[in-house]
C1' cells in the first nucleotide's frame, strides 16, 4: 500500500509543555481557537486483540452474553461536525426542479487477519 471482516449518535482533564491556526482531502455550510486551540506529555475513557469463568453447540470449530484492565493498539469538541451519489416517502412546483426525512452506497477512521 491492497484485500476481508467488524465497529463508528455512548464515554473520556479547571493538569503540564508549546504558541497558530484547526475540525482527513475537494466544495458548500456550521463550528473550535491568544479566556491558548491543533500537536506532544501526563491523566483518563473504552474494551478490538488479550485474560477469566458461563451458556448454545456432536463439548471440535463457531456463536452469545457476563466480568477484568497488568499487556498490544485505539480514542479523548461537535454524529466520521453536517451535506455531496442512489432509492423511497412526504410537501411545494408542474416535463426538467427544490426542500425535509429515512435507507443504502462512496470516501474516511480504528481494530483483527491475509497478501
Nucleotide at each position: 500500500c491492497u484485500c476481508u471482516u467488524a465497529u463508528c449518535a455512548a464515554g473520556a482533564g479547571c493538569g503540564g509543555c508549546g504558541g497558530a491556526g484547526g475540525g482527513a482531502a475537494u466544495a458548500g455550510g456550521c463550528c473550535c481557537u491568544g479566556a491558548g486551540a491543533u500537536g506532544c506529555c501526563c491523566g483518563g475513557c473504552a474494551a478490538c486483540c488479550a485474560g477469566u469463568g458461563a451458556g448454545u453447540g456432536a463439548u471440535c470449530a463457531a456463536c452469545u452474553g457476563a466480568c477484568u484492565a497488568a499487556g498490544g493498539u485505539g480514542c479523548u469538541a461537535c454524529a466520521u461536525c453536517c451535506u455531496a451519489c442512489a432509492a423511497a416517502a412526504u410537501g411545494g412546483a408542474c416535463a426538467g426542479u427544490c426542500a425535509u426525512u429515512u435507507u443504502g452506497a462512496a470516501a474516511g477512521a480504528u481494530a483483527a487477519g491475509a497478501g